[in-house]
RNA sequence: UCACUUCGCUGGGGGUCCGGCGGCACGGUGUGCCGUUUGGUGAGAAAAACCCUUGGAACCUGAUGCGGAUAAUGCCGCCGCAGGGAAGCGAGGUUAGCCACGC
Repeated sequence: UCACUUCGCUGGGGGUCCGGCGGCACGGUGUGCCGUUUGGUGAGAAAAACCCUUGGAACCUGAUGCGGAUAAUGCCGCCGCAGGGAAGCGAGGUUAGCCACGC
């Protein structure tokens, strides 16, 4: 000094589903909205929290997608070396190279 990696600060980006119960409305037994110190999955389901920040699967599009499970749901997998997607600084650690000095 390059690369890799860890941490910190500041800034920025992102998602908020599916059931149960209750209320209201429409209407004809279902649908929609709201509430919930109710359950499922998850880091996170409005939490001042969680995650991600270009070596970018945080997240979005494809998607009213496909396969498998489930009470139900991106719940799991494929899609995906598909396309998009938000950055700077500082402090360390390690390998290797180069330079200087000594033997």
Molecule: TPP riboswitch aptamer (THI element)
Organism: Betaproteobacteria bacterium